[in-house]
RNA sequence: GCAGGGUUAGUUCAUCGGUAGAACGGUCGCUUCCCAAGCCACAGAGGCGGGUUCGAUUCCCGUACCCUGCU
Numbered sequence: 001g002c003a004g005g006g007u008u009a010g011u012u013c014a015u016c017g018g019u020a021g022a023a024c025g026g027u028c029g030c031u032u033c034c035c036a037a038g039c040c041a042c043a044g045a046g047g048c049g050g051g052u053u054c055g056a057u058u059c060c061c062g063u064a065c066c067c068u069g070c071u
Base pairs, nucleotide, nucleotide: 001070002069003068004067005066006065007064010024011023012022013021018054026042027041029039030038047063048062049061050060051059
């Protein structure tokens, strides 16, 4: 330099154009003499910039970072 893949919640992962979900973790409450466990509820996320579209995490372009292969 070229090609491919990845970037979503604190962490690990889903989501094939129509309200972004789960698990663990966090907070509050219930239960208990206390703790743990269990149960209920709540908060919390699309790498960045553009384009297409009524509507974009999703499609397209550029760009940043990470991984793999080639040179």

Overview:
Transfer RNA from a Clostridiales bacterium, 71 nucleotides, folded computationally. RNAcentral records the identical sequence in 3 taxa. Rfam family: tRNA. For this family Rfam cites "The tertiary structure of tRNA and the development of the genetic code" (Hou, Trends Biochem Sci, 1993). It is annotated as a transfer RNA. NCBI's taxonomy places the organism under Bacteria, Bacillati, Bacillota, Clostridia, Eubacteriales. The sequence is in RNAcentral, with records from ENA and Rfam.